[in-house]
RNA sequence: AUUUGAUAAAGGCAAACCCAUUGAAAAGUGGAGACGCAAAGCUAUAGGGGCUAAAGUAUAAGAUACCACGCCAGCCAGCUACCGAA
Numbered sequence: 001a002u003u004u005g006a007u008a009a010a011g012g013c014a015a016a017c018c019c020a021u022u023g024a025a026a027a028g029u030g031g032a033g034a035c036g037c038a039a040a041g042c043u044a045u046a047g048g049g050g051c052u053a054a055a056g057u058a059u060a061a062g063a064u065a066c067c068a069c070g071c072c073a074g075c076c077a078g079c080u081a082c083c084g085a086a
Base pairs, nucleotide, nucleotide: 002086003085004084005083012037013036018031019030020029021028022027035074041079042078043077047076048075049072050071051070056066057065058064
């Protein structure tokens, strides 16, 4: 440097549910909790995909539909990295 993840060591993260809080929602943050994770570290107009639909648009209105400037990195992807092995 490349490939790789063992029944190794040291450590790390934390799904769902619940509580508090922010938010229109998706979801975020904190607590509590572990389903899992070898990148569950980082990156969201400038790769694809997914979620929500406040505002806006359509309609006389309501309801509904569309829509991201809101989100998701624990969907793929990109970038970087600890330890061990070959």
Model confidence (mean pLDDT): 84 of 100. A computed fold for an 86-nucleotide RNA from Mesobacillus maritimus, annotated as c-di-GMP-I riboswitch aptamer. Taxonomically the source falls in Mesobacillus (Bacteria, Bacillati, Bacillota, Caryophanales).